[in-house]
Small-subunit ribosomal RNA, 5' domain from an uncultured bacterium, 519 nucleotides, folded computationally. RNAcentral holds the full RNA, with entries from ENA, Greengenes and SILVA. Its Rfam family is "Bacterial small subunit ribosomal RNA".
Context: one part of a larger RNA
RNA sequence: AGUGAACGCUGGCGGCGUGCUUAACACAUGCAAGUCGAACGAGAACGGCUCAAUGAACCUUCGGGGGAUUUGAGUGUCAGCUAAGUGGCGCACGGGUGAGUAAUGUAUAGGUAACAUGCCCUUGGGAGGGGGAUAACAGCUGGAAACGGCUGCUAAUACCCCAUACACCUUUUGUAUAUUAAGUAUAGAAGGGAAACAGUUUAUUCUGCCCAAGGAUUGGCCUGUAUCGUAUCAGUUAGUUGGUGAGGUAACGGCUCACCAAGACGAUGACGCGUAGCUGGUCUGAGAGGAUGAUCAGCCACACUGGAACUGAGACACGGUCCAGACUCCUACGGGAGGCAGCAGUGGGGAAUAUUGCACAAUGGGGGGAACCCUGAUGCAGCAACGCCGCGUGGAGGAUGACGCAUUUCGGUGUGUAAACUCCUUUUCUGUCGGAAGAUAAUGACGGUAUGACAGGAAUAAGCACCGGCUAACUCCGUGCCAGCAGCCGCGGUAAUACGGAGGGUGCAAGCGUUACUC
Numbered sequence: 001a002g003u004g005a006a007c008g009c010u011g012g013c014g015g016c017g018u019g020c021u022u023a024a025c026a027c028a029u030g031c032a033a034g035u036c037g038a039a040c041g042a043g044a045a046c047g048g049c050u051c052a053a054u055g056a057a058c059c060u061u062c063g064g065g066g067g068a069u070u071u072g073a074g075u076g077u078c079a080g081c082u083a084a085g086u087g088g089c090g091c092a093c094g095g096g097u098g099a100g101u102a103a104u105g106u107a108u109a110g111g112u113a114a115c116a117u118g119c120c121c122u123u124g125g126g127a128g129g130g131g132g133a134u135a136a137c138a139g140c141u142g143g144a145a146a147c148g149g150c151u152g153c154u155a156a157u158a159c160c161c162c163a164u165a166c167a168c169c170u171u172u173u174g175u176a177u178a179u180u181a182a183g184u185a186u187a188g189a190a191g192g193g194a195a196a197c198a199g200u201u202u203a204u205u206c207u208g209c210c211c212a213a214g215g216a217u218u219g220g221c222c223u224g225u226a227u228c229g230u231a232u233c234a235g236u237u238a239g240u241u242g243g244u245g246a247g248g249u250a251a252c253g254g255c256u257c258a259c260c261a262a263g264a265c266g267a268u269g270a271c272g273c274g275u276a277g278c279u280g281g282u283c284u285g286a287g288a289g290g291a292u293g294a295u296c297a298g299c300c301a302c303a304c305u306g307g308a309a310c311u312g313a314g315a316c317a318c319g320g321u322c323c324a325g326a327c328u329c330c331u332a333c334g335g336g337a338g339g340c341a342g343c344a345g346u347g348g349g350g351a352a353u354a355u356u357g358c359a360c361a362a363u364g365g366g367g368g369g370a371a372c373c374c375u376g377a378u379g380c381a382g383c384a385a386c387g388c389c390g391c392g393u394g395g396a397g398g399a400u401g402a403c404g405c406a407u408u409u410c411g412g413u414g415u416g417u418a419a420a421c422u423c424c425u426u427u428u429c430u431g432u433c434g435g436a437a438g439a440u441a442a443u444g445a446c447g448g449u450a451u452g453a454c455a456g457g458a459a460u461a462a463g464c465a466c467c468g469g470c471u472a473a474c475u476c477c478g479u480g481c482c483a484g485c486a487g488c489c490g491c492g493g494u495a496a497u498a499c500g501g502a503g504g505g506u507g508c509a510a511g512c513g514u515u516a517c518u519c
Base pairs, nucleotide, nucleotide: 001518002517003516005515006514007513008512009511012391013390014389015388016387017386018384019383020349025347026346027345029344030343031342034089035088036087039086040085042082043081046080047078048075049074050073051072052071053070058065059064096302097301098300105227106226107225108224109223110222111221112220115219116218120215121214122213123212124211125210126209128162129161130160131159137152138151139150140149141148142147168192169191170190171189172188173187174186175185176184177183198207199206228274229273230272235265236264237263240262241261242260243259244258245257246256247255277299278298279297280296281292282291283290284289304325305324306323307322308321327338328337329336330335355381357380358379359378363377364375365374366373367372394424395423396422397421404415405414406413407412429456430455431454432453433452434451438446463508464507465506466505467504468489469488470487474503475502476501477500478499484491485490
């Protein structure tokens, strides 16, 4: 000098930040990922419409007219809507945590002639013909439940077959280029591979579908260099090191397998053990360095523990699936359900860390043509002096140097212009009235907030530590090596500036000290 701090005493306000460092301990409850009816069948909850009953206001020739309201029934051409279902896109983002990891990571510089890339942009082409199902639903039926089974019906931008197709893929024959090859460019041959004229519109309007090429973005893989301690860890290694062939992958590769060879790494520290996410940064320091990796940003890893794959452009997937395990819960004992290291919140641990808040108004994300819906991302509010910054607790005058207190050589001295008192001001505060920007035509959670005007009245607001030296600041009383103090030196045994109290003083100040840790 610093801190994500804690503890003690104290505490007025505002702005901006920050807030489980410990048990990657266990979790009640709510919410955190949906959306599209402009893909589809279907439906009737809500609304609309029709009918029936009811019959208010008002008018009235008192006969009635009139039709609000309420109730019931019907309707699916009403191209309003929609629970559940099929289908599409999203759920691999965003959010959390740091357990593991000493290199399969990270940082930096390169490589990929060894690769992929949904949505987006650009360009060139294309969409011909046909088919069979299935959920929903209905009937029957099993089960306590979770969840099923059988039969029958039906649709699609769901699924399948055929055709056609290039610059695509596989095999293959040439030519050119270059550095032998891979590659690139170009000319052929054989084989293979598409689609939804689907939805919508006043409109040939818009959106979507298939193939190919390019771009952009995002990723995969490879290499060099750097990356903690320990030698009281010195040898390690059989898919081990290399080759041939095959398999596998988007892709190179012992990545995997068969065979062959016997290699590969190591005092420039292999192997082992311990510790640890890495970086931009942060703290300190004149620097070199040392320490550190909260918040914010980039990368990585993980999602009760271990393992596995499926779907998909992308996962071996936090709020998906399957298996095993521990734990918790339900059960009709046959069997089932669950995963807060999302936001709040609870218990526990701990010196210690917040609300089961508001809103999608803004920014951004997902879906949708749009309206819009969803969004504990985010924007805000609440709590905490946890930190930084700012402001205030009044200003001027006022001596007879009042009272009180302390001290005294009893004369006095100190507190001290301090107070009282006089004049003034209103930052704050209280009350009343107005009131934003952030938002664009509309839309504001924050919020009647920030802020402005007027009125009132010094009104609402000072503590903490220290005073022997280091180190700014001294006297009295009590105590008597006791009680105690203490960072170091050291104080205390009868005159203690060092203990305890008081008066006075010094330092900092809404804080001040102590403890812990780093330089």